[in-house]
RNA sequence: CGCCGAUAAAGGCAAAACCGGAGUAAUCCGGUGACGCAAAGCCACGGGUCCCGACAACAUGAUCAAUGGGGAUGGCUGGGCUACCGAA
Numbered sequence: 001c002g003c004c005g006a007u008a009a010a011g012g013c014a015a016a017a018c019c020g021g022a023g024u025a026a027u028c029c030g031g032u033g034a035c036g037c038a039a040a041g042c043c044a045c046g047g048g049u050c051c052c053g054a055c056a057a058c059a060u061g062a063u064c065a066a067u068g069g070g071g072a073u074g075g076c077u078g079g080g081c082u083a084c085c086g087a088a
Base pairs, nucleotide, nucleotide: 004086005085012037013036017032018031019030020029021028022027035075041081042080043079045078046077047076048073049072050071051070052069058068059067060066
């Protein structure tokens, strides 16, 4: 340095629920709270899932549904970037 990850040390994050706020919604932010997490730090690039007031207009489609559109989720996952500690 790389892999790896302990009933180690020091520290970190914070699910559900409840309260307040933002949003049409998915969901997010703050507080309380800890189910868990060794990247539960960061990035929506691939896949997945979820939402859309008005996915308008337009195109495909036989109407609808759906796809192309917009958004959310990194605590669904692959990948990328960065990082504390050091037993085996």